The RNA shown here (Bacterial RNase P class A) has 393 nucleotides and comes from a Gammaproteobacteria bacterium. It is recorded under the gene name rnpB. Its mean pLDDT, the model's own confidence on a scale to 100, is 75.
């Protein structure tokens, strides 16, 4: 200098004008509501006004996991259902993170892996291929026999067709075909035998463990798929801030008490003259048909208290598994202690618009109860660790 890899951080800047949301202060003479009395003053709250301060993200997103919080349910256990899946640790918890093991990729830094069980059962495996799983036999190879032909030194040999048998070496198909290499062996072959590798199992060493190393034994179970059913181990109650809690009008309806109330009929209750209560009719009262009379229609007690609910309002709401720094423990994730800091909180939902200057010309994108993760989107830029290559000293 180039190429790469991992991690941390930034996400246009500045100025002016006008707006929006929250908080604090001033003013509250103007407006609204309420209290008090000496009845037009006074006090309180809110609004309006002025000033100051603060006001989106690394993903606020997807709503995919995990938890806090709230309400409901719940003795305990099981079934069903869902999830997770090498080992150990971290954590409030996790499917997250850290460290380790195993496998794969890369020269390397480093990156990727649902990575328990297919020697329990069931199921599936396109096309090709004989056969995709109780193994089988298309070509081939070998042995025995038959038929036809040729040669012959008469012992046999070669070729064609065909029947029976052996074989799994070689060919061929496929993503995948019952271990691999070599030697022996055989009619040809074959774990048939042997050595090494592989596999399984036992013992021992190391390690908390996953696992790994060494030795012995067994010729050797075994195709693949469990993000197919399933088996094994472990975990999981449901709904969600429109959760939920509190205050509480007007109107209508429910219940109690007091007062007022004419007549008639019917029903129910109380032993009864009689009383209570409900319904219907008449009378009476109110309202409407512009006023009055008649008529018609509609409605029918009054006061007060209690409780539920609605509109509306308040809380939940943001100070928290919070951030930063230092020290200590730990390989690390992280934990402990001390110090400092406070950093959006709306409820038609704010964080914007315009103008100017400037640069490297500005991406993806907008909080709605909160937090820890994962995933996805993204113009570019800064810094640091490490690796490889080239050159120079």
């Nucleotide at each position: 200098g180039g190429a790469g890899u991992c991690g941390a951080c930034c996400a246009g800047a500045c100025a002016g004008u006008c707006g929006c949301c929250g908080c604090g202060g001033c003013c509250g003479a103007u407006g609204a509501c309420g209290g008090c009395c000496g009845a037009g003053g006074u006090c309180g709250u809110c609004a309006a006004g002025c000033c100051g301060c603060g006001g989106a993200g690394g993903a606020a997103a997807g709503u995919c996991c995990g938890g806090g919080c709230u309400c409901c349910g719940c003795a305990g256990g099981g079934c069903a259902g869902g999830g997770u899946g090498c080992c150990a640790g971290g954590u409030a918890a996790c499917g997250c993170c850290u460290g380790g093991g195993g496998g794969g990729c890369g020269c390397g830094a480093g990156c990727c892996c649902a990575c328990g069980g297919a020697a329990a059962g069931u199921g599936c495996c396109a096309c090709a291929g004989a056969a995709a799983a109780c193994a089988u036999a298309c070509c081939g190879c070998c042995c025995c026999g038959a038929u036809g032909g040729g040669c012959u030194u008469c012992g046999g040999c070669c070729c064609u067709u065909u029947g029976g048998g052996g074989u799994a070496a070689g060919g061929g198909u496929g993503a995948a075909a019952a271990g691999g290499u070599g030697c022996g062996g055989u009619a040809a072959g074959a774990g048939c035998g042997c050595a090494c590798c592989g596999c399984g199992u036992c013992u021992g060493g190391u390690g908390u463990a996953a696992a790994u190393c060494a030795g012995g034994c067994g010729g050797c179970a075994g195709g693949g798929c469990a993000a197919a059913c399933c088996c094994c181990a472990c975990c999981c109650g449901g709904a969600g801030c429109a959760a939920g809690a509190c205050c509480a009008a007007a109107u209508a309806g429910g219940g109690g008490a007091g007062c007022a109330c004419g007549c008639c009929g019917c029903g129910u209750c109380c032993u009864g003259c009689g009383g209570a209560u409900g319904c219907g009719g008449c009378a009476c009262g109110g309202c409407g048909c512009g006023g009055c009379c008649c008529g018609c229609g509609c409605c029918g007690g009054c006061u007060u208290c209690c409780g539920g609910g609605u509109a509306g309002g308040u809380c939940g709401c943001u100070g928290g598994a919070g951030g930063c720094g230092c020290a200590c423990g730990g390989u690390g994730a992280c934990g402990u202690g001390c110090g400092c800091c406070c950093u959006a909180g709306a409820u038609g939902g704010a964080u914007g618009a315009c103008u100017g200057u400037u640069c490297a010309a500005g991406a993806c994108a907008g909080a709605a109860c909160c937090c820890g993760g994962c995933u996805u989107a993204c113009c570019g830029g800064u810094c640091g660790g490490c690796u490889c290559c080239c050159g120079c000293c």